Predicted 3D model of a 271-nucleotide RNA (Archaeal signal recognition particle RNA) from a Nanobdellota archaeon.
The RNAcentral record of the sequence draws on ENA.
Taxonomically the source falls in Nanobdellota (Archaea, Nanobdellati).
It matches the Rfam family "Archaeal signal recognition particle RNA". The family's RNA type in Rfam is non-coding RNA gene. Its family is annotated with signal recognition particle, plasma membrane targeting and SRP-dependent cotranslational protein targeting to membrane, signal sequence recognition in the Gene Ontology. For this family Rfam cites "Towards the structure of the mammalian signal recognition particle" (Wild et al., Curr Opin Struct Biol, 2002).
RNA sequence: AUCCCUGCUAGGCUGGAGAGCUCGCCCUUCUCUAUUACUCGAAACGGGAUGUAUGCGAGAGCCGAAGCCUGGGGGGCGGUUUGCUCCUUGAGUAUUGGUCCUGUUCGGACUGCUGAUGCUCUGUCCUCAUUGACUCUUAUCUUUGUGAACCGGGUCAGAUCGGGAACGAAGCAGCCCUAAGCUUAGGCAAGGGUGCUUUGAGGGUCGCGGAGUGGAGGAAAGAGCAGGGUAAGCUAAUGCUUAAUCAGUUUAUCCACCUCCAGGCGUGCAU
Numbered sequence: 001a002u003c004c005c006u007g008c009u010a011g012g013c014u015g016g017a018g019a020g021c022u023c024g025c026c027c028u029u030c031u032c033u034a035u036u037a038c039u040c041g042a043a044a045c046g047g048g049a050u051g052u053a054u055g056c057g058a059g060a061g062c063c064g065a066a067g068c069c070u071g072g073g074g075g076g077c078g079g080u081u082u083g084c085u086c087c088u089u090g091a092g093u094a095u096u097g098g099u100c101c102u103g104u105u106c107g108g109a110c111u112g113c114u115g116a117u118g119c120u121c122u123g124u125c126c127u128c129a130u131u132g133a134c135u136c137u138u139a140u141c142u143u144u145g146u147g148a149a150c151c152g153g154g155u156c157a158g159a160u161c162g163g164g165a166a167c168g169a170a171g172c173a174g175c176c177c178u179a180a181g182c183u184u185a186g187g188c189a190a191g192g193g194u195g196c197u198u199u200g201a202g203g204g205u206c207g208c209g210g211a212g213u214g215g216a217g218g219a220a221a222g223a224g225c226a227g228g229g230u231a232a233g234c235u236a237a238u239g240c241u242u243a244a245u246c247a248g249u250u251u252a253u254c255c256a257c258c259u260c261c262a263g264g265c266g267u268g269c270a271u
Stems, first nucleotide, its partner, number of pairs: 006270003011063004015033005023051001025048003038059004067265009076255001078254003083249003088244012100228007110218002118213007125203005132196001133194006140187003145182002152177004160169003
């Protein structure tokens, strides 16, 4: 001087990035990614530091002169961003159709000798009359009850008057009868009314019901053709525009992790 082993210490490692928050930085939060690899405590009305900002408090483990840091290149998971295209969906708009009417072709659910389509009459509907029922009004008759203190009748207790008495007179109450009335129940006549009823005449688009006649079809949805129509709404197809999601590609940028190059600090002590 060099090499090897061992033991120390300086030092290093026990993750990083993006979004978010922040004037900006770190952390708790969310997302992505890596390692053999930390524990406890507080932390989004936040926790820490201060722009050389790359967490704070406490404790532990490993490596050990190892390594750490800076810049650049390549690979590469992922994130963000620009443009384009695509799938699906929504909105708007334009065009052509449909939805409407008539005719026609196909079609044939369903229905038909327990009688189809059709035809006749008729009812329902409307008008004018008529009839009954009910009801109102007017007039009248019968009936139940009641009914005039003085200006209805009869009979008149008591009391009053005349009389010697017998008896007589007028006559209140009560009772009976009765007028005008009121009331109960009915009858006849005239007029009016009605969501009703009878009968008649006339009218009457369709539909519905009934009777008669007649004897075999009738017919919805749907599809097509022709013509007509379309103000609005709805709907179908196609095109254009636009928005959102998904996927692909592209631009820019950040970047875990791996790797290469260069540089900086360090490369110590002892047996």
Model confidence (mean pLDDT): 78 of 100. The model forms 93% of the base pairs in the Rfam consensus.